């Protein structure tokens, strides 16, 4: 130090339901792990690991032998002893002796060996696999008085003396072979008998001591029973027999050890006894008798999975998954059974039968077992050498050498893993090239590289050279180390980069081709594909997939829930079980505490050592609880004992009640029958019609029959365990509740199973049936209408008796005790107080409303808890599949109970919150609807749209809010469109290089853009410049995307609303404020209030009309003077008045009355030109419609580039069976037409408005004054008014088409322009269904003026004239505001969503 304990330290989340929120609540990730495999990539090394499948099949080689110091052969070598051949050599009398070497035969030995056998010892360990085993199999811990153990290792005591066989051998046979038979010889530490017994064994009585039972030790008697082996190198080694240790086995036993109950009963040797037999040994183990017995909800049996533990992974811990490598057990060895041997087997490389399969056979018969190393084959996504050595270490035999060991111990193969080194270091900005970007400046790869300079771990190359081995031996291996030398050279990938998650731009692609772990990403600007650049992570690796913990407090012991999110069994009685009240003393299982024992080795934790470090190895120390055992405490539990009275129960009086059951009765109602009176309809309904009725119906009166249900009283009231009870009467019954005591004494509480009750419907048998009434029939109703409505009706509804067993059996809330604030009703009963009235008070019941509190979604509960605690059941674990299938079990039938799993979704929900929205609700605007007026919608033109046409009929606008829109001017021009002829730095813009007698102008050609000749000849003193031509950047485009955008608009809507700060409520969207009660046109103002207080809007400020009043009077006026004229403000003048421009004033509910809250305002009144916002305009909150425009414009992107630029003629945009919106003119008499006559405003006018004169029926024309205008000029307004005709007629109405004939503007009126004349003279006689505009100077009528414009308006902006009706109301259509309410809508009711079919 590690460990107890106390500080300390551990313990981390994210994403995704929703418009947004809280909450449940699933899925999904981020991490660790791996015997891994797959894709990519690959230097070095050190230490591990490596068939997870086919316990499939296996060629081949090895994996167990060894001892001659245990025998006997045989072969060899050598001595040796005889013989036999042999014949060197020596001596020689030549006769012959002598007789070595060798060869063979024999005896005796000696050596080492080598196959074979007899004998011993081991083959029962090593080594392998995980099939079978849910078991005393394994782990733990004990027990054997119920055993055994060979080799060792202690003692003790022996080992004496026979005896007979058999292998090999031989011969002989039998068979292909494997193997064998016969007959003969032969050893032994093979065998068998005797002796000997210290001590063992057995059997018999006994003494003593002791045990948890059988029982055990000693002791000593008597009978009995069994031993041995020899070998030797003389050291020993070995043999018996008994004990005793030691190691190893056996048996037994506690506790522990998966999942299924949709497996509930299972069991004949099955349980237990006796006897016997077997065993090392206890035992039903195993046989005979004997008894019924034994397990079994604390899960037997069965089925399914699986070898088990130290450990390993994970994890904060608890816990969970696993069990391959190394350690232990414990099965198997081609399947399946069996015994042999032995000290130990039922024996992996032993025998024995049987299957199956290889293989060999001469077909008679053999042989064979890799889950042993190593190899093949197959299987599979996948798993290595047919090495190297016994050198270490260990093991078998041997005395020993020594032999044998695929155990080992090395080495090879693979990035399988895990640890380690490297693939270079320092300097080095012109920030090189070069890649990507780019808003063209730059930016960013980036000190990176080049380039110096240095260095050498790995590598190369040479040399050296271990330790592992105590003397000897070294496979590994000339390896590790070390040493020199050399050289930056040879060594980087692979994932990502939308969020979770650490990284971003570019292009391509265009719901494609792909991405993807969840959310999701891709329909033309993709940080989500694919490429790149560029980051970002790890690294000789990186990624994918599989699996496993983790996160998941997401089975919740630690540490979850159940009113609405999933979950309270419909209710009750009670069985097991689980809990349980006061004392007192006792016991010690639980619990607490102390000491012993385990908790094997590795592992793990801590400290320390060795390989250079590290993995890795070594050493030492720690190690919780479990279980075991000895002794202790005694507060709490259990357990026995006594006692208690407060739980709970019993008696006793009194109550209230629709609590059950049977039995009787009573009226109202209705329906039907008879009768009477009486007549035409009853009835039904939204309105009808089917029906019923003159055969007399409804209706009314009487009398009858019949069946159900009980009006009022009745109540948020009472009962009752729920379902449920409801006229009154009687019998029989259960439960409650108060009251006062007595008794019994814990007798309680809950309740898996199990039994009982259990609306309605609906099922059986059998009655009964008035009414109502599934079904069905008809009549409406609608497209349709098997519904909702109406007529009718069976079943059924009732009543016995007997099934079913459910439900929104709901308080969506088990049950029972205690405890915790009142308030205020009711119902029972008791008490006080003069008291049966009104008051207090205690108990139960039964509501409401309200605090604390709800370790907490809210929303509500709140002493009748959903709150604080204690028991005990039940029950739940994401949504669909499903309360479903299949199996049980229950039922007669429907059909009930138990109840999955494959698929498949990323959610599916709960409570609130803003909004939308409703054929919800309340309040209120608005010409929104009634009331009116005019229209429109037939008719003809005119004008836009839509079709269709077309070379082209250019583009856009599309319900309100597109369609006389964009067009306030398409004959050419506009013009974007077609055709066709041209151009090509371009019609236009800028630069920059070159080069150059231009532009104009005349002339030809052509349709015309242009083209060719001619003429012409530019500024400057010069450099140069302008023009033009070439080049090259580059214009240009009404090409596309209004869903990329600006800005501008249109719409809801002149609608009154839209929001902020600060503060308060709320976990939170959010509320509040802004709601309320009043007013208003208005969020206008007031009053109230947890709001207070701003902002954008409303209103006010701008600007036109209406009254005054000042100021100024020309071109405007002209009352008064004056002058003039046919006449005229013509002149002088004058500033009064109109009138024109400015500038005040004026109105504000101010005053006066009534109302109102004393406000705020209304009503009504004087007064005033006006009232109470005086008309009119400009002005459009926060936002919505991806509204509308890319075609005014600007503009990102794409896209075209002798062309989708550009230029010309010419045509189109005006096409025309048709369809619509918008107007114009009309159908005529309020009218036309003709003649006469009146009165405006507001505007315009110089290539202009044009007075007057001439000409013309006119458009027009030709002179021509004035005037840039209060001057002149367009300019006669018209309706009106007066007079005249028309006499209701397709007309003297209406004007379209047409013919002719002019004018006028243009280059030019053919396509396609306006106007006049004269001629035609249609359609239409008021307009179906529906629909528009307007509330007063308005509609309606009149006519004028402008803009655009060379001409062209029935269009459109303006402007006076003349001038109505009607508004009761706010039910309903349409919108629109504000409060509320429901929601399963949020792209928000053109929503959402069901079911069929494709």
């Nucleotide at each position: 130090a590690a460990u107890u304990c106390g500080c300390c330290c551990u313990u981390a989340g994210a994403g995704u339901u929703u418009g947004a929120u809280c909450c449940u609540g699933g899925c999904u990730c981020a991490g660790g792990a791996u015997g891994a495999a797959c894709g990519c990539u690959g230097g070095c090394g050190g230490c591990g690991u490596g068939c997870c499948u086919a316990a499939c099949a296996c060629a081949u080689g090895c994996a167990a032998g060894u001892c001659g110091a245990a025998c006997g052969a045989a072969g060899c070598a050598c001595u040796u002893c005889g013989g036999a051949c042999a014949g060197a050599u020596u001596c020689u009398u030549c006769g012959g002796a002598u007789g070595a070497a060798g060869u063979c035969c024999u005896u005796a030995g000696u050596g080492a060996c080598u196959g074979a056998g007899u004998g011993g010892c081991g083959g029962a360990c090593g080594g392998g696999u995980g099939a079978g085993u849910a078991a005393c199999g394994c782990g733990u811990g004990g027990g054997u008085a119920a055993c055994c153990u060979g080799c060792c290792u202690c003692a003790u005591a022996c080992a004496g003396g026979g005896g007979g066989a058999u292998a090999a051998c031989a011969g002989u046979u039998a068979g292909a072979a494997a193997u064998g038979g016969c007959u003969g010889c032969u050893a032994a530490u093979a065998c068998c008998g005797c002796a000997u017994a210290a001590g063992c064994g057995c059997a018999c009585a006994g003494u003593a001591c002791c045990g948890c039972a059988u029982g055990g030790u000693a002791c000593g008697g008597u009978g009995u029973g069994a031993a041995a082996a020899a070998c030797u190198c003389c050291g020993g080694u070995g043999g018996u027999a008994u004990g005793a240790g030691a190691u190893g086995g056996a048996c037994c036993c506690g506790c522990g050890u998966u999942g299924g109950a949709u497996u509930a009963g299972c069991u004949a040797g099955u349980u237990g006894g006796c006897a016997g037999g077997g065993u090392a040994a206890c035992g039903g183990c195993c046989u005979a008798c004997c008894a019924a017995g034994g397990c079994g909800a604390c899960g037997a049996u069965c089925c399914a999975u699986a070898g088990c533990c130290g450990g390993c992974c994970u994890g904060a811990g608890a816990g969970g998954g696993u069990g391959g490598a190394c350690g232990g057990c414990c099965a198997c060895a081609u399947u399946g059974g069996g015994a042999c041997u032995g000290a130990g087997a039922c024996a992996c490389g032993g025998c024995c039968c049987a299957g199956a399969c290889u293989c060999c056979u001469a077909c008679g018969g053999g042989a064979g077992g890799c889950a042993g190393c190593a190899g093949u084959g197959g299987g599979g996504a996948a798993u290595a050498u047919u090495g190297g050595g016994c050198a270490a270490u260990g093991g078998g035999g041997g005395a020993a050498a020594c032999c044998c060991u695929g155990a080992c111990c090395c080495a090879g193969c693979a990035a399988c893993g895990c640890c380690g080194c490297g693939u270079g270091a320092a300097g080095g900005a012109a920030g090189a090239a070069g890649g990507u970007u780019u808003u063209c400046g730059g930016a960013u790869c980036g000190u990176a590289a080049a380039c110096u300079u240095c260095u050498a771990u790995c590598c190369u190359u040479g040399g050296u050279g271990a330790a592992a081995a105590u003397a000897a031996u070294g496979a590994u291996g000339g390896u590790a180390g070390c040493c020199a030398a050399g050289a930056a050279g040879g060594a980087a990938g692979c994932c990502c980069c939308g969020g979770c998650u650490a990284a971003c731009u570019a292009c391509g692609u265009g719901c494609c081709a792909g991405c993807a772990g969840c959310c999701g990403c891709g329909g033309u600007a993709a940080u989500a594909c694919g490429u790149a650049g560029g980051g970002g992570g790890c690294g000789a690796g990186c990624g994918u997939u599989a699996u496993c913990c983790g996160g998941a407090u997401u089975c919740a012991u630690u540490g979850g829930g159940c009113g609405u999110a999933a979950a309270g069994c419909g209710c009750g009685c009670g069985u097991a079980g689980g809990c349980g009240g006061c004392c007192c003393g006792g016991c010690a299982g639980g619990c607490c505490g102390g000491g012993g024992g385990u908790c094997g080795a590795a592992g793990c934790g801590g400290g320390g050592g060795g390989c250079u470090c590290a993995a890795c190895c070594c050493c030492c120390c720690g190690a919780a609880g479990c279980c075991c055992c000895c002794g202790g405490a005694a507060c709490c539990u259990c357990c026995g004992c006594g006692g208690c009275u407060u739980g709970g129960g019993u008696c006793c009086g009194g109550u209230a009640g629709g609590g059950g059951a049977g039995g009787g009765u009573g009226g109202a109602a209705c329906a039907c029958c008879c009768g009477g009176u009486g007549u035409a309809g009853c009835g039904g309904u939204g309105g009808a019609a089917u029906g019923c009725g003159c055969a007399g119906a409804u209706a009314u009166c009487g009398g009858g029959u019949g069946g159900a249900a009980c009006a009022c009283c009745g109540g948020u009231g009472g009962c009752g365990a729920a379902g449920g009870c409801g006229g009154c009467c009687c019998u029989c019954u259960g439960g409650g509740c108060c009251g006062a005591g007595a008794c019994c004494g814990a007798c309680g509480c809950u309740g898996a199973g199990g039994c009982g009750c259990g609306a309605a419907a609906g099922c059986u048998g059998g009655g009964g049936g008035a009414g109502c009434g599934a079904a069905c029939a008809g009549g409406a109703u609608u497209a349709g209408a098997u519904a909702c409505c109406c007529u009718g009706g069976u079943a059924g509804u009732c009543c016995c008796a007997g099934c079913c067993g459910u439900a929104a059996a709901c308080g969506a809330u088990g049950g029972a005790c205690g405890c915790u604030a009142g308030g205020u009703g009711u119902g029972g009963g008791g008490g006080g107080g003069a008291c049966g009235a009104u008051c207090c008070c205690c108990c139960c019941g039964u509501g409401c409303c309200g605090c604390a509190g709800c370790c907490a979604a809210a929303c509500g509960c709140a002493u009748u808890a959903a709150g604080c605690g204690u028991c005990c059941c039940g029950c739940c674990u994401g949504g669909g599949g499903a309360g479903u299938a299949c199996g049980g079990c229950c039922g007669c039938a429907a059909g009930g109970c138990u109840a999955a799993a494959a698929c498949u979704c990323a959610a599916a929900g709960g409570a609130a919150u803003u909004g939308a929205c409703g054929g919800g609700g309340g309040c209120c605007c608005g010409c929104a609807c009634a009331a009116g007026c005019a229209g429109c919608g037939g008719a003809g033109c005119a004008u836009g749209u839509g079709g269709c046409u077309u070379a082209a009929u250019u583009c856009g606008a599309a319900g309100c809010a597109a369609c006389g829109c964009g067009a306030a001017g398409a004959a050419c021009c506009u013009u974007a469109c077609c055709a066709g002829g041209g151009c090509u730095u371009g019609a236009c813009a800028u630069a920059u290089g070159g080069g150059u007698g231009a532009a104009g102008c005349g002339g030809g050609g052509g349709a015309g853009a242009c083209c060719c000749c001619g003429u012409g000849g530019c500024c400057g003193a010069g450099a140069g410049g302008a023009g033009c031509c070439c080049a090259u950047a580059c214009a240009g485009g009404u090409g596309g995307u209004g869903c990329a955008u600006g800005g501008c608009u249109g719409u809801c809507g002149u609608c009154a609303g839209c929001u902020c700060g600060c503060g308060u409520c709320g976990u939170g969207a959010g509320a509040u404020g802004u709601u309320g009660g009043g007013u208003u046109a208005a969020g206008u103002c007031c009053c109230g209030c947890a709001a207070c207080g701003a902002g954008c809007g409303c209103a006010a400020c701008c600007c036109c009309c209406g009254c005054c009043g000042c100021g100024u009077g020309u071109u405007g006026c002209c009352a008064u003077c004056g002058g003039g004229u046919g006449a005229u403000g013509c002149c002088g003048g004058g500033a009064a008045c109109c009138c024109a421009c400015g500038c005040g004033g004026g109105a504000c509910c101010g005053c006066c009355g009534c109302c109102g809250u004393c406000a705020a305002g209304g009503c009504g009144g004087a007064g005033g030109a006006g009232g109470g916002c005086g008309g009119g305009g400009a002005c459009g909150a926060c936002g919505u419609c991806a509204a509308g425009u890319c075609a005014u414009c600007a503009u990102g992107c794409c896209c075209c580039u002798u062309a989708u630029g550009c230029c010309c003629u010419g045509g189109g945009c005006u096409g025309c069976a048709c369809a619509c919106g918008u107007g114009c003119u009309a159908c005529a008499a309020u009218g036309g037409c003709c003649g006469g006559u009146a009165c405006a405003g507001a505007g315009g006018g110089a290539u202009g408005c044009c007075a007057c004169c001439c000409c013309g029926c006119g458009a027009g024309g030709g002179g021509g004054a004035g005037c840039g205008g209060a001057u002149c000029c367009c300019g006669g307004a018209a309706a009106g008014c007066c007079g005249g005709c028309c006499c209701c007629a397709g007309u003297u109405c209406g004007g379209a088409u047409u013919g002719g004939g002019g004018g006028c503007u243009g280059c030019a009126a053919c396509c396609c322009g306006c106007c006049c004349c004269c001629a035609u003279g249609a359609a239409g006689u008021c307009g179906g269904a529906g629909u528009u505009g307007c509330u007063a100077g308005u509609a309606a009528u009149c006519g004028c003026g402008g803009a655009u414009c060379a001409g062209c308006a029935u269009g459109c902006c303006g402007c006076g004239g003349u001038g109505a009706a009607u508004a009761c109301g706010u039910u309903c259509c349409c919108g629109g505001g504000c409060c509320u309410u429901g929601u399963a809508c949020a792209c928000a009711c053109c929503g959402c969503c069901c079911g069929u079919c494709a």
A computed fold for a 1398-nucleotide RNA from an uncultured bacterium, annotated as small-subunit ribosomal RNA. The coordinates come from a structure-prediction model, not an experiment, and the mean pLDDT is 85. It matches the Rfam family "Bacterial small subunit ribosomal RNA". The RNAcentral record of the sequence draws on ENA and SILVA.